Bacterial RNase P class A from Desulfocurvus sp., 372 nucleotides, folded computationally. Its mean pLDDT, the model's own confidence on a scale to 100, is 77. Its Rfam family is "Bacterial RNase P class A". It is annotated as a ribozyme.
RNA sequence: GGAGUUGGACGGACCGUCGCCGCGCCCCGCGAGGGGCGGGGAGGAAAGUCCGGGCUCCACAGGGCAGGACGCUGGGCAACUCCCAGGGGGGGCGACCCCCGGAAAGCGCAACAGAAAGCAGACCGCCGGACGGCCCUCGGGCCAUCCGGUAAGGGUGAAACGGUGGGGCAAGAGCCCACCAGCGACCGCGGCGACGCGGUCGGCUAGGCAUACCCCGUCCGGAGCAAGACCAAAUAGGGAGGCAGGCCGGCCCGGCCAAUUGUCUCCGGGUAGGUUGCUUGAGGCGGCCGGCAACGGUCGUCCUAGAGGAAUGACGGUCGCCCGACCCGAAAGGGUCGGGCACAGAACCCGGCUUAUAGUCCGACUCCUUUU
Numbered sequence: 001g002g003a004g005u006u007g008g009a010c011g012g013a014c015c016g017u018c019g020c021c022g023c024g025c026c027c028c029g030c031g032a033g034g035g036g037c038g039g040g041g042a043g044g045a046a047a048g049u050c051c052g053g054g055c056u057c058c059a060c061a062g063g064g065c066a067g068g069a070c071g072c073u074g075g076g077c078a079a080c081u082c083c084c085a086g087g088g089g090g091g092g093c094g095a096c097c098c099c100c101g102g103a104a105a106g107c108g109c110a111a112c113a114g115a116a117a118g119c120a121g122a123c124c125g126c127c128g129g130a131c132g133g134c135c136c137u138c139g140g141g142c143c144a145u146c147c148g149g150u151a152a153g154g155g156u157g158a159a160a161c162g163g164u165g166g167g168g169c170a171a172g173a174g175c176c177c178a179c180c181a182g183c184g185a186c187c188g189c190g191g192c193g194a195c196g197c198g199g200u201c202g203g204c205u206a207g208g209c210a211u212a213c214c215c216c217g218u219c220c221g222g223a224g225c226a227a228g229a230c231c232a233a234a235u236a237g238g239g240a241g242g243c244a245g246g247c248c249g250g251c252c253c254g255g256c257c258a259a260u261u262g263u264c265u266c267c268g269g270g271u272a273g274g275u276u277g278c279u280u281g282a283g284g285c286g287g288c289c290g291g292c293a294a295c296g297g298u299c300g301u302c303c304u305a306g307a308g309g310a311a312u313g314a315c316g317g318u319c320g321c322c323c324g325a326c327c328c329g330a331a332a333g334g335g336u337c338g339g340g341c342a343c344a345g346a347a348c349c350c351g352g353c354u355u356a357u358a359g360u361c362c363g364a365c366u367c368c369u370u371u372u
Stems, first nucleotide, its partner, number of pairs: 001368010012319007020041002023038006043343001047354002050352005055224004067220005072086005087100005101215002106213001108209002123154002125150006132143004162180006181205001183202008228276004238267007245257004283302008320341009
């Protein structure tokens, strides 16, 4: 200098004018309300709503089936499908990245090509036999058909049932042997563990997919702030009581009956509407201690949106950053003009994951090349 891997930070700034949503204080007004001043007002993902929790209401003896999610080991956490550390496998020269129970329980699946694709399979080839033909130096050779043997070779495929060498055989083959790879059982050592290292024996080879069903293990009640709680009109309807009604021969008191209508008083439920839930929280930042780390403990410090059809905006200016064209300059660089500055928009609150993102900055590391 070039090419890359990985982790993190930021993601426009300031001023003016006019507005919007909350909060505090003051003034005017009987009140409704009006005015002034001050202060606050989107994000790293507020997004997707994919996981996990808090909170709220409902349900709930106990057990099982069904269903769903997850899946190497240890730890962290309120919890997790998250994070940290480790193990094994795969890819890359490397930094680094990706994957993770069981396929020698059962049941299934595999396009195209290929003769054959799952207790394999004879297309070519190789070998043996039968019959026939041709040639011949009479030993045999070649060709065609049929029957059989053979998985070493060719060819197809993502994949063809261990590899190398030797023996053996008509030709071959774990058919036999040596070594190697892989698998299973047992033993020893190391590790909390996943697992690693070593040894003995065995049968000789066991393919892939579990995001096909399935098996094993662990966990899981439902709905969600439109949850839920409180206050509470108008109108209609409900309940209780009084008066007007009937009966007790007439009247008063009192009692009983009827519940139809009217009227008055009271009560309770629901709706509109209002209040609350509502933002101080598993919180942020810094120091110290423990831990490889995730994280935990402790001390100090800070307060940082709470709307409800839903505010957080619009316009102008200056500066900044990037790109292009032109001009000046030997160069570094400077100037003018034009264009651009992303993804996106809180809705009860947190912890994650995933996805989108113009551009800028910082740290660590790897490979190649050059110079000293």

It was read from a public genome assembly, where an Rfam model found it.